[in-house]
RNA sequence: UCAGAACGAACGGUGGCGGUGUGCAUACUACAUGCAAGUCGAGCGGGGUAUUCGCUUCGGUGGAUACUUAGCGGCGGACGGGUGAGUAAUGUAUAGAUAACCUGCCUUCGAGAGGGGGAUAACGUAUCGAAAGGUACGCUAAUACCACAUAAAGUGGCAGACAUACCUAUGUCAGUCAUGAAAAGUGGGGGAUCUUCGGACCUCACGCUCGAGGAGGGGUCUAUAUCCUAUUAGCUAGUUGGUGGGGUAAGAGCCUACCAAGGCGAUGAUGGGUAGCCGGCCUGAGAGGGUGAUCGGCCACACGGGCACUGAGACACGGGCCCGACUCCUACGGGAGGCAGCAGUAGGGAAUUUUGGGCAAUGGGGGAAACCCUGACCCAGCGACACCGCGUGGAUGAUUUGAAGGCUUUCGGGUUGUAAAGUCCUAACACGUACGAAGAAGGCUGAUUGUGUUAAUACCACGAUCGGAUAGACGUUAGUACGGGAUGAAGUCAUGGCUAACUCUGUGCCAGCAGCCGCGGUAAUACAGAGAUGACGACCGUUGUUCGGAAUUACUGGGCUUAAAGAGCACGCAGGCGGGAUGCUAAGUCGGUUGUGAAAGACCACGCGUAAUUCGUGGGAGGUCAUCCGAAACUGGCAUUCUUGAGUCUGGUAGGGGAGAGUGGAAUUCCUGGUGGAGCGGUGAAAUGCGUUGAUAUCAGGAGGAACGUCGGAGGCGAAGGCGACUCUCUGGGCCAGAACUGACGCUGAGGUGCGAAAGCCAGGGUAGCGAACGGGAUUAGAUACCCCGGUAGUCCUGGCCGUAAACGAUGGGUACUAAGUAGAGGGAACAUUGUUCUCUCUGCCGUAGCAAAAGUGUUAAGUACCCCGCCUGGGGAGUAUGGUCGCAAGGCUGAAACUCAAAGGAAUUGACGGGGGCUCGCACAAGCGGUGGAGCAUGUGGUUUAAUUCGAAGCAACGCGAAGAACCUUACCUGGGUUUGACAUGCUGGAAUUAGGCAUCUGAAAGGAAGUUGACGCUCUUCGGAGUGGAACCAGUACAGGUGUUGCAUGGCUGUCGUCAGCUCGUGCCGUGAGGUGUUGGGUUAAGUCCCCUAACGAGCGAAACCUUUGUCCUUAGUUGCCAGCGGGUAAUGCCGGGGACUCUAAGGAGACUGCAGACGUCAAGUCUGAGGAAGGUGGAGAUGACGUCAAGUCAUCAUGGCCUUUAUGCCCAGGGCUACACACGUGCUACAAUGGUCGGUACAAUGGGAAGCGAGACCGCGAGGUGGAGCAAAUCCCAAAAAGCCGAUCUCAGUUCGGAUUGCUGGCUGAAAUUCGCCAGCAUGAAGUUGGAAUCGCUAGUAAUCGUGGGUCAGCUAUACCACGGUGAAUGUGUUCCCGAGCCUUGUACACACCGCCCGUCAAGCCACCGAAGUAGGGGUAUCCUAAAGUCGUUGACCCAACCUUUCGAGGAGGGAGAUGCCCAAGGAGACUUCUGCGACGGGGACUAAGUCGUAACAAGGUA
Repeated sequence: UCAGAACGAACGGUGGCGGUGUGCAUACUACAUGCAAGUCGAGCGGGGUAUUCGCUUCGGUGGAUACUUAGCGGCGGACGGGUGAGUAAUGUAUAGAUAACCUGCCUUCGAGAGGGGGAUAACGUAUCGAAAGGUACGCUAAUACCACAUAAAGUGGCAGACAUACCUAUGUCAGUCAUGAAAAGUGGGGGAUCUUCGGACCUCACGCUCGAGGAGGGGUCUAUAUCCUAUUAGCUAGUUGGUGGGGUAAGAGCCUACCAAGGCGAUGAUGGGUAGCCGGCCUGAGAGGGUGAUCGGCCACACGGGCACUGAGACACGGGCCCGACUCCUACGGGAGGCAGCAGUAGGGAAUUUUGGGCAAUGGGGGAAACCCUGACCCAGCGACACCGCGUGGAUGAUUUGAAGGCUUUCGGGUUGUAAAGUCCUAACACGUACGAAGAAGGCUGAUUGUGUUAAUACCACGAUCGGAUAGACGUUAGUACGGGAUGAAGUCAUGGCUAACUCUGUGCCAGCAGCCGCGGUAAUACAGAGAUGACGACCGUUGUUCGGAAUUACUGGGCUUAAAGAGCACGCAGGCGGGAUGCUAAGUCGGUUGUGAAAGACCACGCGUAAUUCGUGGGAGGUCAUCCGAAACUGGCAUUCUUGAGUCUGGUAGGGGAGAGUGGAAUUCCUGGUGGAGCGGUGAAAUGCGUUGAUAUCAGGAGGAACGUCGGAGGCGAAGGCGACUCUCUGGGCCAGAACUGACGCUGAGGUGCGAAAGCCAGGGUAGCGAACGGGAUUAGAUACCCCGGUAGUCCUGGCCGUAAACGAUGGGUACUAAGUAGAGGGAACAUUGUUCUCUCUGCCGUAGCAAAAGUGUUAAGUACCCCGCCUGGGGAGUAUGGUCGCAAGGCUGAAACUCAAAGGAAUUGACGGGGGCUCGCACAAGCGGUGGAGCAUGUGGUUUAAUUCGAAGCAACGCGAAGAACCUUACCUGGGUUUGACAUGCUGGAAUUAGGCAUCUGAAAGGAAGUUGACGCUCUUCGGAGUGGAACCAGUACAGGUGUUGCAUGGCUGUCGUCAGCUCGUGCCGUGAGGUGUUGGGUUAAGUCCCCUAACGAGCGAAACCUUUGUCCUUAGUUGCCAGCGGGUAAUGCCGGGGACUCUAAGGAGACUGCAGACGUCAAGUCUGAGGAAGGUGGAGAUGACGUCAAGUCAUCAUGGCCUUUAUGCCCAGGGCUACACACGUGCUACAAUGGUCGGUACAAUGGGAAGCGAGACCGCGAGGUGGAGCAAAUCCCAAAAAGCCGAUCUCAGUUCGGAUUGCUGGCUGAAAUUCGCCAGCAUGAAGUUGGAAUCGCUAGUAAUCGUGGGUCAGCUAUACCACGGUGAAUGUGUUCCCGAGCCUUGUACACACCGCCCGUCAAGCCACCGAAGUAGGGGUAUCCUAAAGUCGUUGACCCAACCUUUCGAGGAGGGAGAUGCCCAAGGAGACUUCUGCGACGGGGACUAAGUCGUAACAAGGUA
């Protein structure tokens, strides 16, 4: 980081149907329009319409009935519906309390409903206003309003009983006295009686009043639970309590006066931030974590804020008043409004629906009812937004072709794929036509009838039975039947690993992908497209969020030696935990009872629906809940007791434990004096410095400060820091022995307090040595360092701060338990000696079990347990910023975030590396010899030049290399001329003729082109003229050829290098969680991982060695072309000849050398040394032979080969040119610089090789190169062929020479078509540099170096001084490993692992990002104070006003009420202050990240000064 689940989602692509759900999460932003709360005429008066009746002066007027309703009145409007702003408790959840309360409508019961009174709207008249809306006067009704009568509760007083309860207090009950409140009618029916004919009266229904209950609903209170923050630690004056009073339905500082000084808080008060709470929902194994949409319960809110009124209920979403903001109307005077109801609009936003139908059902309001109202609700519409279900067909189909097409291919094929087509079926959905449930129960009304009521057979109510009419939004419903035809219906994402699924093409670190790792730089399973495949499927993918995985917050269930993490150490308040025994208790604990934990949801069962989701019914479950009863082991509490924990006491004992005072010697320095006379000092080397004014050195005397050598020891003491000369005084702790005393008095310890190295600070002293800073000298590229000479603070003392360290055992304290061994320190005991055993405490080492990631730890635990405290949660930013606090300061303590990275880190492993160590090798150094680097030339390379100077090789390991040989060719390059199936291969198609082939002509630089002539072969036929056909060849065409074009970083093969170094591995076993180790290490030894010994290893393989070739000695065999001793012959001479095999030699086979023998050393070994013998001695010399691997080493130009590119050219042919250029630089060589030499003359001795388009003898010609000529030889026979240095003589005599030979001129020779660019050789002439070579550097250890010549390959010739071989002459030095280089093994350190050519740090410069500070500036929240104060409650007042009641002299007065005024409180507003949060901010500061910038090299190795 991902895979899982979920979502009110959004976005991209796609989209057939149905069922059920669900849908503004953002701006509690603003709202056009319509609707969302009315109803009752059976409460009241009036009005209107219709019908009808009466009267009429015909204008009207009075009734009745039906319908209707503006107003008064009643009920409702406090429900239902919306939203989540506020609220961290005035909330919510659970359990309680109310003996501190209220309750309309409903219901049960009891009692009642008497008799009166005065108004007022409507209405009328007048009037104001634009409107909204009023004002004045007058009329009128009630179930509107008001007294009175009647009665009880209630309240108060008195004195009682009972209950709760500690007194007090409270409640209940009954008695007595006082006080004490009411009403209303309306409608239906009606037999008597009365009547003013309205009715009274009776009765029924509804309504009304009082009281007591019930149910349901509410108010208030209590306990517990309920987010983050201490960088918010103190808050509080009505605050806490009391008394009196007030207030409320009700307790209460709820309010008020007085009194007291309390109350809350580390179990987090107060403050700040965020948030409606719950049932539930999502996730999870669970514990938990997240969440609070839809549905349900509670709360809060209704434009922002305040306030009350009415009422049973509100401080009231669609009521009122006021302030404010906003919008609208206006006649400018003034008014109106509140969608967070349902739709809808604008805005905001990634985003969320119709200005729909209906009251048919359910429910609500009103009504007696019919009925009315109801955006609650029921339905429909829109959206794949979610869940569930269905479909897009089924069967068959590869007989002769698994068709065609696509993709791919090794071109054979494979795959798509039974898939399609074809054949036979089916009709669930959609479509059309027809039919068609259920949701309807009721209510109304008629008839009959029962019961109740009643005087009543009436009315009414409640039932029963039978009829009637009416009522469905959905709805073109669900469903059913028929019709037709596979017809209408599949996509999305992925395919490198995690993670199921792979190929091709394009692209070429580009375009792009990406959840993490990462992919892409020419063969991309990772980008894009295609095919194929995988997954899901009407959906798929992406994004966002939550849980999971994550035991990475750990209650379940983590850690702290080294990974992050033990406080520097102690004392100690609170807190937590706590020894043995007994008794009581019952808080925790355990068991049971009762209550509750709403419904819905989840689980189980059953049922409706075709079925699933959904829905219905029932059950069970769910609490850290409350209540009561019980138990008493454990924990707690209380009480008594005990001694082992802890402490006291007595006697000893060790100690650098602490503080103060005093004393001492050695040494350094300084001063004085003496001796002395030139240096001293210092370093890697020097210099600065000191010194003739006498240093250093030395002797004597003196001064002063600091530190205490030896003893001295992983020894002692202390809590830690720390403590070291000696003596004295004071003082703390430990240990041992005893067992007298106390009786759990203990452990730990947040805050707190004290101690606390060094450095540093303040004040005062002191200052010998040392010594930051500083000065000087060196070193260095620099050297603000390391080294040296000086030297101030400081180091020392006294007093006061600081409070930190790698304050470390990187290990908190305490208690108990758990193997051994060994050493030291301090005590004690026993035995009976100078010891042995035992015991207590402390300090070390090793180590079992266990633990641990390992390293390690291990009775001094990091083991096993318990108790308490501290601390940690990726790296960086950062122990920084900010705030607070401490400090004189320096700074300390506490302590973030933005941003950024995918790591940072631990332990161990294997390598590599080290200016780490040990051991050991190598011409590695040293010791030698000779060179290179200087000169000239040759050759290769770089560079430059050029039309081209073809290409490759690049430290060692490119550079006399590919190239064992560029004049043409080669040749790949350049210029020019040609050619296009091609110079070369194969196939196919077609054609023509004698093509092909040969000869020869013209043109051309050639290639080529043009035109002639001659002219075959097989078969068949033949008129012998020829015809047909075929193979090869030719022409034309088509597939294709071709490419020294590209990629050696796609490859094969081959090669170089480390390195002929001694290493590299495996099987089994063992050890380790593992990487891995062991073996392979160790002790010896070797050239060697060679061998021996030891050994948790035992064996084995590839390498080493050996086997192979050659050389060195001998033997056997065989003697031609080789040899010739002896024998014979012959020559001027020669194995020349006959012969011979003895010798040399040749070439086959053997022998020989093995540490075999002796001695010494060594581990009774391997082996080493010496010696003998031997041709050879310790792998005899040389060669071939090259382990696992490293260097993306080299080669696509030897060859082969994938991909790419080219195809009238990048192919092919040809001529000429170039590869040979030339200011210069480098490598490798040759020749020299001379006398160990040059020149001349004479003279001696090899080996390997080569030879037919060849070697070429003798002879002759030429000064010579060479020529003529040709004997011999396909070679132990002939030729090349002369070896040279050497030796013997002569000459030169130290010079730019008789050295050296470059360069140049002339004349020749050879090869070759061709010698100009551009060959070699000869002769004559010319006669350059150069006199031994700077820094540096190369080769070589014996037949080697050095030196001398010889041969060969390539090749016509040659640039060869190169390369590969051969022999001749033939040394010196070393017997060591200090150093340079390289290598091997072991070990060590490591921050390296493309591995030291590694890694990596800091400043500076540039860009970008976030942050901090900052003069200030802008805005928001809060607190308290002051001013002003609307509406309003309450209080006071009320001169003004007033119908009901009382009195009255009738004028009035009283009771009561009001307007108005005023007081307290108070919203908004204003003022200044404080606090807090946020934005911006010149400039300043550091930080993170960036491309290969600059300067150094701090760290990692002893990192070069640990």